[in-house]
């Protein structure tokens, strides 16, 4: 240089075009003589710009990051 794959709450990680589970943390309460464990709440996200669409995490593109295979 070609090709291929990915990018989603602090962390890991699902999501058939119709507004994002889930584990794990944070934070507030309950329990406990004090913790720990456990059990209720709450905070917290779709790499960036643009196209399709009545709607885009999810189809099209570009551009950046990453990681792999080739040379």
């Nucleotide at each position: 240089g070609g090709c291929u794959a990915g990018a989603u709450g602090g962390c890991a990680g699902a999501a058939u075009g119709g507004u994002a589970a889930u584990g794990u943390a944070u934070a507030a309460g309950a329990u406990u003589g004090c913790a720990a464990a456990u059990c209720u709440u709450u905070u917290a996200a779709u790499g960036u710009u643009g196209g399709u669409u009545c709607a885009a995490u999810u189809c099209c593109a570009a551009c950046u990051c990453u990681a792999g295979c080739u040379u």

This is a predicted structure of a 71-nucleotide RNA (transfer RNA) from Pterocladia lucida. Its Rfam family is "tRNA". Rfam describes the family as follows. Transfer RNA (tRNA) molecules are approximately 80 nucleotides in length. Its mean pLDDT, the model's own confidence on a scale to 100, is 81.